[in-house]
């Protein structure tokens, strides 16, 4: 330089054939217990990497960059 693969809540990660953005863990509150962990409810927490295109509508399609990983030379 050239290819592949990831980028989505604090972390690890789903998200199907475009239309509501989600799990667990972790955090706050509660519940229970003589008090604690476990264990059970509930909240809170996202510019879905950037920009642009395309569509009535894009995390999800299509182009260009960044970044992380592997391959090739």
């Nucleotide at each position: 330089g050239c290819c592949c693969a990831g980028g989505u809540a604090g972390c690890u990660c789903a998200g199907u054939u475009g239309g509501c953005a989600g799990a667990g863990c972790a955090u706050u509150u509660g519940c229970a217990u003589g008090g604690u962990a476990a264990g059970c409810a509930a909240a809170a927490g996202g510019u879905c990497c950037g920009c642009g295109g395309u569509u009535c509508g894009a995390a999800c399609c299509c182009g260009c960059g960044c970044c992380u990983g592997g391959g090739c030379u």

Description
The prediction has a mean pLDDT of 81. This is a predicted structure of a 73-nucleotide RNA (transfer RNA) from Patescibacteria group bacterium UBA6816.